Model confidence (mean pLDDT): 83 of 100. A computed fold for a 74-nucleotide RNA from a Candidatus Saccharimonadota bacterium, annotated as transfer RNA. It matches the Rfam family "tRNA". Rfam classes the family as a transfer RNA. The source organism's lineage runs through Bacteria, Bacteria candidate phyla and Candidatus Saccharimonadota.
[in-house]
């Protein structure tokens, strides 16, 4: 010094051959049950997809470059 991987909700994660409103779990709030919690079921809220920039009718997703973690080689 290079090289590879990973970054997406408060957490662990999908989605990544370019096109749907960017979603699941658990967590969090409201409800329903219930004598009261918990468990169950309904709902709701929560995101500039690590940062800029670029190509394109259109990027989470393709080029480029930076950040930040993890690993290899020397």
């Nucleotide at each position: 010094a290079c090289c590879c991987u990973a970054g997406u909700a408060g957490c662990u994660c999908a989605g990544c051959a370019g096109g749907a409103c960017a979603g699941a779990g658990c967590a969090a709030g409201a409800g329903c049950c219930u004598u009261c919690u918990a468990a169950u079921c309904u709902c709701u809220a929560g995101g500039u997809c690590g940062g800029g920039g670029g190509u394109u009718c259109g990027a989470a997703u393709c080029c480029c470059u930076c950040c930040u973690a993890g690993g290899g080689u020397a």